Molecule: transfer RNA
Organism: Pyrinomonadaceae bacterium
This record gives sequence, C1' cells and structure tokens, in this order.
RNA sequence: GCCGAGAUGGUGUAAUUGGUAGCCACGCUGGUCUUAGAAACCAGUGCCGUGAGGCAUGCGAGUUCGAGUCUCGCUCUCGGCA
Repeated sequence: GCCGAGAUGGUGUAAUUGGUAGCCACGCUGGUCUUAGAAACCAGUGCCGUGAGGCAUGCGAGUUCGAGUCUCGCUCUCGGCA
C1' cells in the first nucleotide's frame, strides 16, 4: 500500500427487512437472612437538569417520515496479502 472483519451503558454482549437504543449475564448500590460474613433472594442502577424535558451506538457528512443497521470520508483495533 491492497483486501476483509469490527468499534453499542462500568464489563462481556443482544437488537437478523431501517420502526420505542441498551435484551441477557456480570459488576455496583440498598434491603432481607446471619453473631459477623459468604451464598441465596428482593429492589434499584447511562449522562445532564429542581422540574418539564434534553442528550447518548468511535468521529463527521449524506439518504430517509424514521439510521446501531444503508451510502461516503476519517480515526482506532484485529486478521490476511504484498
């Protein structure tokens, strides 16, 4: 340099024809239980805002009524070829 795959909450991931972004698990916080803890069980858990509400899928544009998903450019990671 060329080709391919990928980037989503704190972590691993799901979202399969473009139609409520964050399913499931882990972690974390609070509680029940215990002398105390572990385990188990219950509830909660993205960010900003007093609130109404707003923002959030690597970054920037485009298509569309509507984009994590399609198109273009860029950044980074992994693999292959030279």